Molecule: transfer RNA
Organism: Bacteroidota bacterium
């Protein structure tokens, strides 16, 4: 210089245009003599930034940013 992949809760990551989840982690609570375990409920998101299309956008189109990779 070009091409492809990725960016979503604190961590790992699903979401196929129509109310933004899952596990684990964090808080209460139950349970126990007490811990762990287990169970019950909570809390946490400008969906990387910015713009278009659409009656609507996390999902589609362009630009930037950054992280990987691959060509020269």
């Nucleotide at each position: 210089g070009c091409c492809u992949u990725u960016u979503u809760a604190g961590c790992u990551c699903a979401g196929u245009g129509g109310u933004a989840g899952a596990g684990c982690a964090c808080u209460u609570c139950a349970c126990u003599c007490g811990u762990a375990a287990u169970g019950a409920a909570g809390g946490g998101g400008u969906c990387g930034c910015g713009a278009g299309u659409c009656c609507g956008a996390c999902u589609c189109u362009c630009g930037c940013a950054a992280a990987a990779g691959g060509c020269u």